[in-house]
Context: one part of a larger RNA
RNA sequence: GGCGCACGGUGGAUGUCUUGGUGUCGAGAGGCGAUGAAGGACGCGGGAACCUGCGAUAAGCCAGAAGGAGCCGGUAACCAGGCUGUGAUCUCUGGAUCUCCGAAUGGGGAAACCCGACCAUUAGGUCACCUACCGCUGAAUGCAUAGGCGGUAUGGAGCGAACGCAGUGAACUGAAACAUCUAAGUAACUGCAGGAAAGGAAAGCAACAGCUACUCCGUCAGUAGCGGCGAGCGAACGCGGAUGAAGCGGUGUAACGAGUGAACGGGAUGGAAAGCCCGGCCAUAGAAGGUGAUAGCCCUGUAAUCGUGAACCGCGGAGCCCUCGAGUAGGUUCCAGCUCGGGAAACUGGGACUGAAUAUGGGGAGUCCACUCUCCAAGGCUAAGCACUCCUCGACAACCGAUAGCGAAUCAGUAAGGCGACUGAACGAUGAAAAGUACCGUGAUGAACGGUGUGAAAGAGUACCUGAAACCGUGCGCUU
Numbered sequence: 001g002g003c004g005c006a007c008g009g010u011g012g013a014u015g016u017c018u019u020g021g022u023g024u025c026g027a028g029a030g031g032c033g034a035u036g037a038a039g040g041a042c043g044c045g046g047g048a049a050c051c052u053g054c055g056a057u058a059a060g061c062c063a064g065a066a067g068g069a070g071c072c073g074g075u076a077a078c079c080a081g082g083c084u085g086u087g088a089u090c091u092c093u094g095g096a097u098c099u100c101c102g103a104a105u106g107g108g109g110a111a112a113c114c115c116g117a118c119c120a121u122u123a124g125g126u127c128a129c130c131u132a133c134c135g136c137u138g139a140a141u142g143c144a145u146a147g148g149c150g151g152u153a154u155g156g157a158g159c160g161a162a163c164g165c166a167g168u169g170a171a172c173u174g175a176a177a178c179a180u181c182u183a184a185g186u187a188a189c190u191g192c193a194g195g196a197a198a199g200g201a202a203a204g205c206a207a208c209a210g211c212u213a214c215u216c217c218g219u220c221a222g223u224a225g226c227g228g229c230g231a232g233c234g235a236a237c238g239c240g241g242a243u244g245a246a247g248c249g250g251u252g253u254a255a256c257g258a259g260u261g262a263a264c265g266g267g268a269u270g271g272a273a274a275g276c277c278c279g280g281c282c283a284u285a286g287a288a289g290g291u292g293a294u295a296g297c298c299c300u301g302u303a304a305u306c307g308u309g310a311a312c313c314g315c316g317g318a319g320c321c322c323u324c325g326a327g328u329a330g331g332u333u334c335c336a337g338c339u340c341g342g343g344a345a346a347c348u349g350g351g352a353c354u355g356a357a358u359a360u361g362g363g364g365a366g367u368c369c370a371c372u373c374u375c376c377a378a379g380g381c382u383a384a385g386c387a388c389u390c391c392u393c394g395a396c397a398a399c400c401g402a403u404a405g406c407g408a409a410u411c412a413g414u415a416a417g418g419c420g421a422c423u424g425a426a427c428g429a430u431g432a433a434a435a436g437u438a439c440c441g442u443g444a445u446g447a448a449c450g451g452u453g454u455g456a457a458a459g460a461g462u463a464c465c466u467g468a469a470a471c472c473g474u475g476c477g478c479u480u
Stems, first nucleotide, its partner, number of pairs: 001479009015465001016429002020400002022397007029389002031159002039101003042055003046079002049075003061095005070083003106115003116127004129156002131153007163194001164192005174181001178228001204211002215242005225233002247315005256307002259305002264279004280297002282286001288300003319381003322325001330354008340366001361376005416423002436464001439451004
């Protein structure tokens, strides 16, 4: 030095667990803001670092309701001092207060700061801009108008996850290269709105039979078509469904909230009984969680009941309004949208130039013409069915179980990194209960250790459940 055995150290895998996540479903809510939001800064406790709560009335003030014995939030004890059956703490509702910054709005500004004016003076209040309306004034310029001044407004401004409508609008990519094409009217940016939005009551489809607003789903159908007829793109008609206010009738009470809410003892083992043995009981309650091991009957609950008041079921049934629509329809030209890439290219929307008829009229039925059919543009409103989830509540899961599950189970968008935009972690478990080792000894009045004590266990000792491997040792055996 190697191998083996035994015993340790280190390390934190594994097992078990779950405070935290993930998803689905149902219900709610779908906004907040100049009455100053979202988000912050700084403060507020007897002693107070952070979190939570609150705002100079500062872990709170007032009132009402509920409740009924303890309380002065958490980490988190301790000391001190208080409150409370004259009903506290806690819960709900309403009110008061609500520093400074922030749309931030008296002016400024390097946010949380600086500097004013007016009124009032004990406190305090007002002073941005825009828009709308009203009033008074008022030029060039006579009437006017622009402009100015004042008043009124619970008007606007900003924030917010997705969903919606509209405006602007890529490229990578695919075409096995690439230019038409595709990706895609996607991403991104912008404007505006609502709890949904949009659309909507035929100048529509259809085909000689008819339907009857719009929206969404299924199908039609990867069809008809479009297409360097490549890659690819891709309908409609028709059919089947979703929906359905007021009102009327019926059943008899939804969501929510809180009160009540049944029934068990003994024995042995054990640290502890809920497990085992014996004998009972309740059940419209044997869901679940907790309690010193596995509890229907110990606790919280659960079923049920109660309170409040209007859920559910059936019938019914979406349309309306007006001033009735001219520089409009149509045409030419140039674009865009439709399955339609200019094509025989209609239709719809737009720019430029033109430019009708007026129901004895006009539009459409895919160039165009005739016939036939159908509808009535150039004004407006319209629930439900359909999209989404920053958020609240409830239920559930052949979802995860601490390198998993949200980035975040732990004071996480933190620590840390970056000039910045931004990037972005790790860290769970003593025990039933702190009973968290009084006291003694060694030691440096240390760390640590040895006794003793607690405990079922300390080989559970705040480096704490279990405690794998790598790695490092000690002893013994064999061997070079």
Molecule: large-subunit ribosomal RNA, domain I
Organism: Phycisphaerales bacterium